[in-house]
RNA sequence: GAUGGUCGCGCCCCGCCGCUGAGGCGGGUCGAGGAAAGUCCGAGCUCCGCAGGGCAGAUUGCCAGGUAACGCCUGGGCGCCGCAAGGCGACGGAUAGGGCCACAGAAAACAGACCGCCCGGCAACGGGUAAGGGUGAAAUGGUGGGGUAAGAGCCCACCGCGCGGUUGGCAACAGCCGUGGCACGGCAACCCCCAAUCGGAGCAAGGCCAAAUAGGCGAUGAGGUCCGGCCCGGACCACUUGAAUCGCGGGUAGGCUGCCGGAGGCGGCAGGUGACUGUCGUCGUAGAUAGAUGACCAUCCACUCGCUUCGUGCGAGUGAACAGAACUCGGCUUA
Numbered sequence: 001g002a003u004g005g006u007c008g009c010g011c012c013c014c015g016c017c018g019c020u021g022a023g024g025c026g027g028g029u030c031g032a033g034g035a036a037a038g039u040c041c042g043a044g045c046u047c048c049g050c051a052g053g054g055c056a057g058a059u060u061g062c063c064a065g066g067u068a069a070c071g072c073c074u075g076g077g078c079g080c081c082g083c084a085a086g087g088c089g090a091c092g093g094a095u096a097g098g099g100c101c102a103c104a105g106a107a108a109a110c111a112g113a114c115c116g117c118c119c120g121g122c123a124a125c126g127g128g129u130a131a132g133g134g135u136g137a138a139a140u141g142g143u144g145g146g147g148u149a150a151g152a153g154c155c156c157a158c159c160g161c162g163c164g165g166u167u168g169g170c171a172a173c174a175g176c177c178g179u180g181g182c183a184c185g186g187c188a189a190c191c192c193c194c195a196a197u198c199g200g201a202g203c204a205a206g207g208c209c210a211a212a213u214a215g216g217c218g219a220u221g222a223g224g225u226c227c228g229g230c231c232c233g234g235a236c237c238a239c240u241u242g243a244a245u246c247g248c249g250g251g252u253a254g255g256c257u258g259c260c261g262g263a264g265g266c267g268g269c270a271g272g273u274g275a276c277u278g279u280c281g282u283c284g285u286a287g288a289u290a291g292a293u294g295a296c297c298a299u300c301c302a303c304u305c306g307c308u309u310c311g312u313g314c315g316a317g318u319g320a321a322c323a324g325a326a327c328u329c330g331g332c333u334u335a
Stems, first nucleotide, its partner, number of pairs: 001300007009031002012028006033322001037333002040331005045202004057198005062076005077091001078089004092193002097191002099187003114133002116129005141159006160182001161180008206257004216248005223237005264283008301319007
């Protein structure tokens, strides 16, 4: 751990006692999880709000599909990693604007030149250059050739990038063709821009029943209460700013409900690459309210250890961890 039994606890049902009710006794069914957790998303349900639009704010951000819905899932595209199987991805916009880019480095965004190379000059130095070196996370397209005093898209081929066309694809995107020598890097998980979505609060929501006390409203209304067996008498509260009685209503404690049959589970068949959907059959499976779900025994199973006559025989131990319903469901995350 599995099955069975006994006792205990909780909801419900049945019977009996009580017999108005509260309750008591007996019997029976059922009784935690893969996460019931975090409360991070999305819904159902409920109440409040709401003409329409905008501002602000929040969230999401490749494409298509699934779904009640989603920030979830599936498939695809693209990028990165990997020999591969596969894994990972906040994956719109950087000439709309603002901001930032530590240290090092000559220079970090708009220009400029530390070492170097070339020319001139005896030299100091002046001019040209951005191949090469060095710094950095990032340095002004890459490789090769031509060219040149040395160099440079200065020119050429290929690659890359931008633009246009065309083909395939629902699309993201990809292939091909043409064209521009190439023009001022990165960060939007900084503000921002663009597009889409979003009213708020939550089962302690909400609905129903409903004491005592004290307020409120209405009607009647001149007496009412206490001492006392009764009368007399006395005290207090009232006499229209209303004592007392009756009624109504709100509402607190408390109780009932919401509250467990639901976007349900399982199986077969069909459709789909898949998420998923359709259909048929079948099952009944927690509802406590300070919060029930535990303990023991027997048998079996699994693992570990010991003894062993080696027969898997005997004996002993363990059955963990994370945790634990509280309106419900779909996800995600964490343990």
This is a predicted structure of a 335-nucleotide RNA (Bacterial RNase P class A) from a marine sediment metagenome. Its mean pLDDT, the model's own confidence on a scale to 100, is 76. Of the family's consensus pairs, 95% are formed in the model. The RNAcentral record of the sequence draws on MGnify.